[in-house]
Context: one part of a larger RNA
RNA sequence: UUGGGUUUAAAGGGUGCGUAGGCGGGGAAAUAAGUCAGAGGUGAAAGCCGGCAGCUUAACUGUCGAACUGCCUUUGAUACUGUUUUUCUUGAGUUUGGUUGAAGUGGGCGGAAUGUGACAUGUAGCGGUGAAAUGCGUAGAUAUGUCCCAGAACACCGAUUGCGAAGGCAGCUCACUAAGCCAAUACUGACGCUGAUGCACGAAAGCGUGGGGAGCAAACAGGAUUAGAUACCCUGGUAGUCCACGCCGUAAACGAUGAUGACUCGACGUAAGCGAUACACAGUUUGCGUCUAAGCGAAAGCGUUAAGUCAUCCACCUGGGAAGUACGAUCGCAAGGUUGAAACUC
Numbered sequence: 001u002u003g004g005g006u007u008u009a010a011a012g013g014g015u016g017c018g019u020a021g022g023c024g025g026g027g028a029a030a031u032a033a034g035u036c037a038g039a040g041g042u043g044a045a046a047g048c049c050g051g052c053a054g055c056u057u058a059a060c061u062g063u064c065g066a067a068c069u070g071c072c073u074u075u076g077a078u079a080c081u082g083u084u085u086u087u088c089u090u091g092a093g094u095u096u097g098g099u100u101g102a103a104g105u106g107g108g109c110g111g112a113a114u115g116u117g118a119c120a121u122g123u124a125g126c127g128g129u130g131a132a133a134u135g136c137g138u139a140g141a142u143a144u145g146u147c148c149c150a151g152a153a154c155a156c157c158g159a160u161u162g163c164g165a166a167g168g169c170a171g172c173u174c175a176c177u178a179a180g181c182c183a184a185u186a187c188u189g190a191c192g193c194u195g196a197u198g199c200a201c202g203a204a205a206g207c208g209u210g211g212g213g214a215g216c217a218a219a220c221a222g223g224a225u226u227a228g229a230u231a232c233c234c235u236g237g238u239a240g241u242c243c244a245c246g247c248c249g250u251a252a253a254c255g256a257u258g259a260u261g262a263c264u265c266g267a268c269g270u271a272a273g274c275g276a277u278a279c280a281c282a283g284u285u286u287g288c289g290u291c292u293a294a295g296c297g298a299a300a301g302c303g304u305u306a307a308g309u310c311a312u313c314c315a316c317c318u319g320g321g322a323a324g325u326a327c328g329a330u331c332g333c334a335a336g337g338u339u340g341a342a343a344c345u346c
Base pairs, nucleotide, nucleotide: 004317005316006315007300008299012314014201015200016199017198021194022193023192025088026087027086028085029084030083031082033081034080035077036076037075038074039073040072041071042070049065050064051063052062053061054060091191092188093187094186095184096183097182098181099180100179103177104176105175106174107173108172109171110154114150115149117147118146119145120144121143125136126135162169163168206247207246208245209244210243211242215241216240220236221235222234223233258313259312260311261310262309263308266291267290268289269288270287271286272285273284274283295302296301319346320345321344328339329338330337331336
């Protein structure tokens, strides 16, 4: 290279937008670049291949042919691809009317709990554990009641639920913003799909500056346990967790399953619509789930939400270790990220 693969064996990029590129719906006409056919020229010789011949044979050599799968010119063909023109509506989008949701951003508000503080009642314990101790408490704790304040998170509803591209999103309410779905089919007329480089978003932890700090809690301290205990358990406790702005750019970023389109039995449940009405059953569209036919799979399993049958495009894999390391480059304040080997070894 031909080829084989990527749920779990190595392998789907964390996600989207999108440039180049690749691929691309139906009809008609033109063209003839690709494509196909004929003809001409060229494609040195040697070599290779085939026939015959010469050295006694062979190697070797001679001769004839074939081949040289290519390139150029020219004459044609026009199904397919391309290009140009024109047209269509089913792909895609727009419009109108509904509808849905924890989708996003910024305000305002609320109650429960927790903690500090104040006052009151009240007296000897509280707390914690397997058992204890450290700790708190007669300077009046714990408990109970009333009041003030603070920060963070939103019980029940709550679900195999819903929304979002992913990360993710949950008290109530207002404003702004975005999206899906359904119905009508009014409009545009292939405007599409994918997407290297790029750009944007991207949990937690971490970093910078300034705030905030109730609870929780790395580090740390003490008490236990233990042979030891730099742990598990307990009492404390600082960064952090929260907010604003700016970085970081990674995760078992998982459905360990890239995106888009088409096709291939069914059953049950559920969310949001549509439609009809008798409140029911049945129907239909888009989602979310469970079970299964065919088929697939090494099996587990998947099975119209495919891992089935196909098409297009991108990403990635090629024995284990060394190693996601070294070096270089690049990004970052740093931590480190991205790209990414080899010697050697089994």

This is a predicted structure of a 346-nucleotide part of an RNA (small-subunit ribosomal RNA, central domain) from a metagenome. Its mean pLDDT, the model's own confidence on a scale to 100, is 88. The RNAcentral record of the full RNA draws on SILVA. Its Rfam family is "Bacterial small subunit ribosomal RNA".